[in-house]
Small-subunit ribosomal RNA, 3' major domain from an uncultured bacterium, 470 nucleotides, folded computationally. Model confidence (mean pLDDT): 84 of 100.
Context: one part of a larger RNA
RNA sequence: UGACGGGGACCCGCACAAGCGGUGGAGUAUGUGGCUUAAUUCGAUGCAACGCGAAGAACCUUACCUAGGCUCGACAUGCAUCUCUAAGCACGUGAAAGCGUGUGACCCUUCGGGGGAUUUGCACAGGUGCUGCAUGGCCGUCGUCAGCUCGUGUCGUGAGAUGUUGGGUUAAGUCCCGCAACGAGCGCAACCCUUGUGACUAGUUGCCAGCACGUUAUGGUGGGAACUCUAGUCAGACUGCCCAGAUCAACUGGGAGGAAGGUGGGGACGACGUCAGGUCGGUAUGGCCCUUACGCCUAGGGCUGCACACGUACUACAAUGCCCAGCACAACGAGAACCGAGACCGCGAGGUGGAGGAAAUCUAAAAAACUGGGCCCAGUUCGGAUUGGAGGCUGCAACUCGCCUCCAUGAAGUUGGAAUCGCUAGUAAUGGCGCAUCAUCUACGGCGCCGUGAAUACGUUCCCGGGUCU
Numbered sequence: 001u002g003a004c005g006g007g008g009a010c011c012c013g014c015a016c017a018a019g020c021g022g023u024g025g026a027g028u029a030u031g032u033g034g035c036u037u038a039a040u041u042c043g044a045u046g047c048a049a050c051g052c053g054a055a056g057a058a059c060c061u062u063a064c065c066u067a068g069g070c071u072c073g074a075c076a077u078g079c080a081u082c083u084c085u086a087a088g089c090a091c092g093u094g095a096a097a098g099c100g101u102g103u104g105a106c107c108c109u110u111c112g113g114g115g116g117a118u119u120u121g122c123a124c125a126g127g128u129g130c131u132g133c134a135u136g137g138c139c140g141u142c143g144u145c146a147g148c149u150c151g152u153g154u155c156g157u158g159a160g161a162u163g164u165u166g167g168g169u170u171a172a173g174u175c176c177c178g179c180a181a182c183g184a185g186c187g188c189a190a191c192c193c194u195u196g197u198g199a200c201u202a203g204u205u206g207c208c209a210g211c212a213c214g215u216u217a218u219g220g221u222g223g224g225a226a227c228u229c230u231a232g233u234c235a236g237a238c239u240g241c242c243c244a245g246a247u248c249a250a251c252u253g254g255g256a257g258g259a260a261g262g263u264g265g266g267g268a269c270g271a272c273g274u275c276a277g278g279u280c281g282g283u284a285u286g287g288c289c290c291u292u293a294c295g296c297c298u299a300g301g302g303c304u305g306c307a308c309a310c311g312u313a314c315u316a317c318a319a320u321g322c323c324c325a326g327c328a329c330a331a332c333g334a335g336a337a338c339c340g341a342g343a344c345c346g347c348g349a350g351g352u353g354g355a356g357g358a359a360a361u362c363u364a365a366a367a368a369a370c371u372g373g374g375c376c377c378a379g380u381u382c383g384g385a386u387u388g389g390a391g392g393c394u395g396c397a398a399c400u401c402g403c404c405u406c407c408a409u410g411a412a413g414u415u416g417g418a419a420u421c422g423c424u425a426g427u428a429a430u431g432g433c434g435c436a437u438c439a440u441c442u443a444c445g446g447c448g449c450c451g452u453g454a455a456u457a458c459g460u461u462c463c464c465g466g467g468u469c470u
Stems, first nucleotide, its partner, number of pairs: 007470007015460002019423005026315008034306002042053002064301007073124001077123004083117002088103006106115003126290002129288003135284001137279003140275001142273001147186006153162003166177003192267004197235007207224002211222003238261001241255005317416001321375006334363002338357002343352003382413001387408007429452007
C1' cells in the first nucleotide's frame, strides 16, 4: 500500500423479507457424467460447463472406427524434364474410390518460341496433429459495480500520502459546502436507436368522414386528402413554475399544467484491471511433431449405443378443466429451384391443379377470450407414454437412424422429501404467431412479435454479492 476477519460504522442489489409461478416426484425431449464399444470424434466443468460451440449428425456434414485404395498428392506457386500418349468415349474388374485395356483432336506462330495439358524429379503442398501455461484477435466474469488514475504543488529519509478524506446529497467520484491542495484524463451522465404526444410535408399498393354509383358481399368504382396508417422534418420535459423543508447550497417531499415528471419506458454502449478464465477445432500465428502418412479419396458403420446419476425444458396429473359446434380481434417478419389462393379428390397427413405475388397490392386458422351444448369428480370424455397395423412426404437412399397422418392400444401420473430457481408492471403468469439454420427433420431448442394480464415490497435483524470509511 493492498487483501482478508464468524471486527466496527454507513449504503446498495429480486440479496433477504412480502407475494406469484415453478424445479426437485411422473412420462418424454435434449445436453452432460458414467458405463459400453472397432468407433461411440473433439472441445466446454462452481457461480461464469451441462437445449453450450451445433442458427438443423440418415449419405454429405465428419474431425472417429473398419475395410478398399492414392503418393508432387483433393488444393497453390516455381524450376527442370518428357511427350502431345491429355480431355472425352468404350470395355473389364470393383461396394465405390481406384486400377487395367482399347480408342483418341492439340491451339497460336514473326518458325526463335508461346499457351494448355501430361510424365518424371525437386523445392514444396497437406495435417480439425500437440501446446490457449509461447501468442494475436474475439469473448465470458466481477459489473452498468462507481470506481481507476495523472500533472504540478505540498508533506514524508523512504515505500508512499494528499487530491479521491470530511459534512450533506445522488442511480452515480452526481452535485454542493468545507479543506494544502489546484487542475486534468479514462469511466458516470448526455450526444445514438426505439417506444409514448402533437404539428407540418407527402397520399400508393394503404385509408373512407362527407357526396355519388354498384354488389349476395367486399373501398368494388367515380371521387376525396378529413381520419387511421405509412416515413421524413420539427416541437415537447428543463426541477422550467408554485408550496414546504434544508447551510435557504446541492437537493428532498408535495402540487399545478401536461400525452409524458424528476434518468418517462426499453436498447446499444462495459473504466483501470481480475480469473496464466475460454477459444491453436472459426480464422491468423511462434515452437514442436507426421511426410507411401498423424496427408488424401471411397464404401459401410459410429457421433442416436444403455444397469445408472445430474442439469435444462416440454406434456400432464384436471372442472378457473376437457370435448363438440358457432363466432371476434394482432404484430414482428418471410417468399422465385420460392410463397402458393379459390376449386376438386382423400376421414386425415397429403394429392391434382394453378389465380395472384420479386409483394403496404398476392400467399398464412391467430390462439387463449366470448356464445351455446355435453361431461359430474372417476385413474375418468383427465393424461397421453408405449406397442400393433395401415398410409403420406422429403430425398440416390428413411434397416441401423427422419418427420407427419389415420385406426387400435391406452403406461406412469391424484400437485411432488431434503433442498432450490425466476420475477417489482404491460413485469410475472398464460395464449398463439413469425423468422434463421434447412431437400426433409429429432424445434418441446434459439431469437423475435403481438393478445389476455396479476399479487406484493412493513422493512434491512439475518443469508448471498458489491461499494465507501475505519

It matches the Rfam family "Bacterial small subunit ribosomal RNA".